[in-house]
């Protein structure tokens, strides 16, 4: 890499460097961006999973391991009359490997 399971409409910022793109893929939109995109570093924060405490369960804490901190996974695209519906894909975690 791949496979399995769970969750994804809640939550959460700034500074420095840098210098033009970004919002997963494709298409159509829409939005963000020299009043500084993406990326890297630092600090802060959030609390999804594992780990910790407690419990039948609903919880707690944020010391550890990942992760995350514009817009619902930004919206739609397949099924369905529609939907906080289903599927597919993606993201995150744990396990297998």
């Nucleotide at each position: 890499a791949a496979c399995u399971u769970a969750u994804c409409a809640a939550g959460a910022a700034a500074g420095a460097c840098u210098g033009a793109g970004g919002g997963a893929a494709a298409u159509g939109g829409c939005c963000c961006g020299g009043g500084g995109a993406a990326g890297u570093c630092u600090u802060a924060g959030c609390a999804a999973c594992c780990a910790c405490c407690a419990u039948c369960a609903a919880g707690g804490a944020g010391c550890g391991g990942u992760g995350c901190u514009a817009c619902a996974u930004c919206c739609a695209u397949c099924c369905a009359a529609a939907a906080a519906g289903g599927a597919a894909a993606g993201a995150u975690a744990a396990g297998u490997g």